[in-house]
RNA sequence: UGAUCCUGGCUCAGAUUGAACGCUGGCGGCAUGGCUAAAACAUGCAAGUCGUGGGAGAAUCCACUUCGGUGGAGGACACCGGCGAAAGGGCUAGUAAUGGUAUCGAACGUACCCCGAGGUUGAGGAUAGCUGGGGGAAACUCCAGGUAAUACUCGAUAAGCUCUACGGAGGAAAGCUCCGGCGCCUUGGGAGCGGCGAUACUCCUAUCAGGUAGUUGGUGGGGUAAAGGCCUACCAAGCCAAAGACGGGUAGCGGGUGUGAGAGCAUGACCCGCAGCAUCGGGACUGAGACACUGCCCGGACUCCUACGGGAGGCUGCAGUAACGAAUCUUCCGCAAUGCGCGAAAGCGUGACGGAGCAAUGCCGCGUGUGGGAUGAAGCGGUUUCGCCGCGUAAACCACUGUCAGGUCCUAGGAAGAACUGACCGGGACCAGAGGAAGGGCCGGCUAAUCUCGUGCCAGCAGCCGCGGUAAGACGAGAGGCCCGAGCGUUAAUCAGAAUCACUGGGCUUAAAGCGUGCGCAGGCGGUCCAGCAAGCGUCUUGUGAAAUCCCUCGGCUCAACCGGGGAAGUGCAGGGCGAACUGCUGGACUUGAGGCAGGUAGGGGCUGAUGGAACCAUGGGUGGAGCGGUGAAAUGCGUAGAUAUCCAUGGGAACGCCGAUGGGGAAGCCGAUCAGCUGGGCCUGUCCUGACGCUCAGGCACGAAAGCGUGGGGAGCAAACAGGAUUAGAUACCCUGGUAGUCCACGCCGUAAACGAUGCACACUAGGUCGGGGCAGCUCUGACGCUGUCUCGGCCGAAGGAAAACUAUUAGGUGUGCCGCCUGGGGAGUACGGUCGCAAGGCUAAAACUCAAAGGAAUUGACGGGGACCCGCACAAGCGGUGGAUGAUGUGGAUUAAUUCGAUGCAACGCGAAAAACCUUACCUACGCUUGACAUGCCAGGAACUUUCCAGAGAUGGAUUGGUGCCCGAAAGGGAAUCGGAACACAGGUGCUGCAUGGCUGUCGUCAGCUCGUGUCGUGAGAUGUUGGGUUAAGUCCCGCAACGAGCGCAACCCUUGUCCUUAGUUGCUACGCAAGAGCACUCUAAGGAGACUGCCGGUGACAAACCGGAGGAAGGUGGGGAUGACGUCAAGUCCUCAUGGCCCUUAUGGGUAGGGCUUCACACGUCAUACAAUGGUCGGUACAGAGGGUUGCCAAGCCGCGAGGUGGAGCCAAUCCCAGAAAGCCGAUCGUAGUCCGGAUCGUAGUCUGCAACUCGACUGCGUGAAGUCGGAAUCGCUAGUAAUCGCGGAUCAGAAUGCCGCGGUGAAUACGUUCCCGGGUCUUGUACACACCGCCCGUCACACCAUGGGAGUGGGUUUCACCAGAAGUAGGUAGCUUAACCUUCGGGAGGGCGCUUACCCACGGGUGAGAUUCAUGACUGGGGUGAAGUCGAAACAGGUUAACCAAU
Repeated sequence: UGAUCCUGGCUCAGAUUGAACGCUGGCGGCAUGGCUAAAACAUGCAAGUCGUGGGAGAAUCCACUUCGGUGGAGGACACCGGCGAAAGGGCUAGUAAUGGUAUCGAACGUACCCCGAGGUUGAGGAUAGCUGGGGGAAACUCCAGGUAAUACUCGAUAAGCUCUACGGAGGAAAGCUCCGGCGCCUUGGGAGCGGCGAUACUCCUAUCAGGUAGUUGGUGGGGUAAAGGCCUACCAAGCCAAAGACGGGUAGCGGGUGUGAGAGCAUGACCCGCAGCAUCGGGACUGAGACACUGCCCGGACUCCUACGGGAGGCUGCAGUAACGAAUCUUCCGCAAUGCGCGAAAGCGUGACGGAGCAAUGCCGCGUGUGGGAUGAAGCGGUUUCGCCGCGUAAACCACUGUCAGGUCCUAGGAAGAACUGACCGGGACCAGAGGAAGGGCCGGCUAAUCUCGUGCCAGCAGCCGCGGUAAGACGAGAGGCCCGAGCGUUAAUCAGAAUCACUGGGCUUAAAGCGUGCGCAGGCGGUCCAGCAAGCGUCUUGUGAAAUCCCUCGGCUCAACCGGGGAAGUGCAGGGCGAACUGCUGGACUUGAGGCAGGUAGGGGCUGAUGGAACCAUGGGUGGAGCGGUGAAAUGCGUAGAUAUCCAUGGGAACGCCGAUGGGGAAGCCGAUCAGCUGGGCCUGUCCUGACGCUCAGGCACGAAAGCGUGGGGAGCAAACAGGAUUAGAUACCCUGGUAGUCCACGCCGUAAACGAUGCACACUAGGUCGGGGCAGCUCUGACGCUGUCUCGGCCGAAGGAAAACUAUUAGGUGUGCCGCCUGGGGAGUACGGUCGCAAGGCUAAAACUCAAAGGAAUUGACGGGGACCCGCACAAGCGGUGGAUGAUGUGGAUUAAUUCGAUGCAACGCGAAAAACCUUACCUACGCUUGACAUGCCAGGAACUUUCCAGAGAUGGAUUGGUGCCCGAAAGGGAAUCGGAACACAGGUGCUGCAUGGCUGUCGUCAGCUCGUGUCGUGAGAUGUUGGGUUAAGUCCCGCAACGAGCGCAACCCUUGUCCUUAGUUGCUACGCAAGAGCACUCUAAGGAGACUGCCGGUGACAAACCGGAGGAAGGUGGGGAUGACGUCAAGUCCUCAUGGCCCUUAUGGGUAGGGCUUCACACGUCAUACAAUGGUCGGUACAGAGGGUUGCCAAGCCGCGAGGUGGAGCCAAUCCCAGAAAGCCGAUCGUAGUCCGGAUCGUAGUCUGCAACUCGACUGCGUGAAGUCGGAAUCGCUAGUAAUCGCGGAUCAGAAUGCCGCGGUGAAUACGUUCCCGGGUCUUGUACACACCGCCCGUCACACCAUGGGAGUGGGUUUCACCAGAAGUAGGUAGCUUAACCUUCGGGAGGGCGCUUACCCACGGGUGAGAUUCAUGACUGGGGUGAAGUCGAAACAGGUUAACCAAU
């Protein structure tokens, strides 16, 4: 998708998570827990320590005391000094390389620690603390005095130290002490750590293609611990980049983690390694180490304090707050353990860490009991076929257990290490008692699990497909079930499935996809042989690949999760050895790839010039005289100013008939008269030369139909635009008449086409056959023709193979190799923006938002076509008669009504259900009354049933009343059957709804010739074949052929009837006997059985067939006529109002009864009929001939009455006997004379008849009178092919009565059919299809409305960033007029050196300003298209030849 195969996207089932949300929640272990605002932070804590470096030394104690104090012990706070503070802890903002990872490397540093060597000397001046004084709100600070050191300075000494011009020069230290030791200085080495460099790898974007001036290199100098443009001066002009520089976006990286069969893909929480950061930005100082998270300085933002003068601060440490957010914990305990800092040590510190708390956030384990127990209890619920079923061994009840939680007691272990040390946790025993402990989701398919009720396209569900419009397994509820289980679902996210980016492992003729074509640089790939090398490659080995993780194994917590030990792995990188087949490189050689040379050869290959004929148009002249032209038909147009036609001449431009082809050439586009010139390529032959020179090709370059553009020519024909005429509802089209660009030439652009073989190029290989073009060789031959072979080009058929199929198949879409291009669901869109090319038109490159669950290919079966072929049918045609006009009848619609009951609605509803509405029917309306009921069954008590009469009422009904007691069993009591009324209940009842829940029945296509099956075969399959084909038939009827062979339902036949004959049988039938009676059964007839017709016979045609045509015979001839008989199916066709029936609904009414009314209405419309309009007739008179039926509640004769309907009457008949019952048209005669009539009979009046309880609404008929429309019917339309149409009457069902309807019957009795072009319907085959609800199909665009995202847009507002300039804090370095200064020197004047200040330079930060850009985001009046949206408007573009074939490109 109707179904199929394929392509292709969407969706789901799995695993996972630092999760969140919803419902629920017993316990424990182990983990994990701000993913958002690198936004802001109150409070506390997170880095100190050393008295064995120094001074000073409180409280307190001891001793002494002159009572003022002194000495000693003691050691707190602060200070100088040392070490640490660069670790530990946090976070991931920045960073695409100054990073990370792996492997290498050379030009370095290193406090504390270890090993070795040497030393540890002499002096000096300050300063904090402190004391005194001053300033300030504070932070803090100034002055003066005085003091120590392992603080500072100088001298000495000096090496295996440093520098060196190789002569030399420089060059340290610190002490303390309990006397054990601990330190200090110099130097060599080590360990560990750190700095630097190289190579490889490390996200997206080319809509970022060029970047760069310290840039790249060199020299000198500087700087650093150290190499280096790291810095500087000069010189050179380099360097990087398509193997992606530069730019933009995003991002910490790795071990690992998740997933996956793997390859991969995604990710970087916790743990480990590295990097970076510490409010934002900059800077240096100190130091072994920092440009320093809890240091300093400066600048900014923010917050706080303030006495307004000034100050202070930095949780991205642990807790915590508020904010943000879907969301993430305690302001806990402890240094007991592990580790770190300091210390000789004791020890101190440590929000590192060890623990506890909170959270089902995850993983793991355990529990919520166990066994028995069927009256399958009660109860509840559900269903219901009324039987039941479920909860359900579940409970009760009996017997047990004691995990976890709870209580009591005891106590290993975590403690290493003799003792001591526990924040926190653990273990064991006992007690009690089934007690305290189950939920969540789902049940249409995918996908395990279904019923009932409610709802009624509503409410809602939904991952996808999709559910819901009155029987919902899909919504909601209940019951039951399924899956998991202290969890279960949802959402978000990743991988998988997805071979759906394809390395493993995809494709490109038509599904998405071959650039329009070639040339060709880079790149990729590359023939044969030999030698060498060892880059790739292979193998072995060494180093490395941290630990953790994963895997294996062993072990520890009762198990597991978790943890520990060992191993393996880590597919990698690097060093070394070996190998040399292959690739590569180097060298040499070769000829088959490629090219050259020589000789031939075909050709619309290209360019240029010249020439030619036909046609056309124009002009001139002649002839001629009314039309021409054009179309479906016309008109516009041309023409008496002479057209068209015709002859001659001249001119012009474009295109080149025949040859011509399935043919040739070219890279493609394309190329066609003839001749000449110039020129490219191919093919064949020779096998002479070169010696791999080759193939492909991103970017690049060239060519490139038509249309179009520019300039200048040219312009016959044709012809966009345009004009007119038609067509049309319209017609900005199709058709016609004109007609300008253009088409042509030259030059220059454009660069696209369905530029197609929808098929890239090159090479090799893989059956054939055949046709054609070009060469060559051989054979035959005088030659031509021919034959054989070979190379090459163009086609067809076809094997294997391939393909989803169609198809393809040596010209591959087969099998391989090399290279390039391209694709990844449909739409949005080849569009927007950007770039680039172009004069423009536009080309090339090329998205996203949003939206859909499809879009698509090939093939199949149908259906359809204003496609084709063949063939049927009263389908058309040929005829006859009608309808549509009139009046009436009847049905329907509509309107009306209290009701006008309901159904039927194209053919296939409408004289239909209804073979009969006055009441009844009757279902409708009004009114009055009934409620177990008019009807069925059961139960209870009673009475047999039944019947007479009266009253009230419209009646139903109500009241009263008379007669009457039966049948069966039984001795009786009593019981039973049938029936009647009564009470309560189960129930009855419903023409109430659903024909779209159904059965049955029916209509229709259609009495059309079709519809299928089994087996086989073909096809991956749907399906095909058979059933197609050639004939033939009424027929899928039959024959032949055939991968089919058979069969079934249909056709036909069998059945009924009719036509002929025979036999049999004759009453009521018939009659040769004159009538009757009787007789008879020949005939007619009746009704039973037979016969007969079969293309059997003859001739012809045909394929030796089937069959057809003609003929004979025959009552009948090719199914003799008619009927019954209706395949698979279609129309959700019709019917719930025949009947049956599921579900729903009503139950003192939607049931039942009665009376009256209605179904019969009437401005109108339609269908079907009747009667007519007349003379083939009407009327009157006479007269003839049927068939088939019906009849006892019936048909009713004769006779009599009535004008008649009819009445009376009663014979006959249960019917071949009697009756209905006179058939009518016809025939004979008369009359009417073309008229609204002697046609026609409606309507109305009046008088009657009949049926019936009853003819008012509302019957039929009769007599008399009345006497309407109508003079043959518009568009349109119906029936009929022979005993038919037409016409004429007769009967029957229904029925009391009431047919112009219906169903039958016979009488009279035609015309026409050339034929299948057309209309309608149907059948078979074929073709196209975008249809499958199937053409009453599908479907396109504008407009209108709503919503959504997006482009442009005068601009506007931000972010990021670049360049230029202004200005520039702190800092560093240099300089230094000024000020100042302890150590050293000094001749005492000063100097050396330092500090402050100033200044210069550098780097410049933040922020600012100016100008010029780049980029990105938001917004914007208006505007452009796009998408989506049950029923809007206009048309009708596409799909069929879609009615003008479609499509591509341009205008």
Predicted 3D model of a 1451-nucleotide RNA (small-subunit ribosomal RNA) from an uncultured bacterium. Rfam family: Bacterial small subunit ribosomal RNA.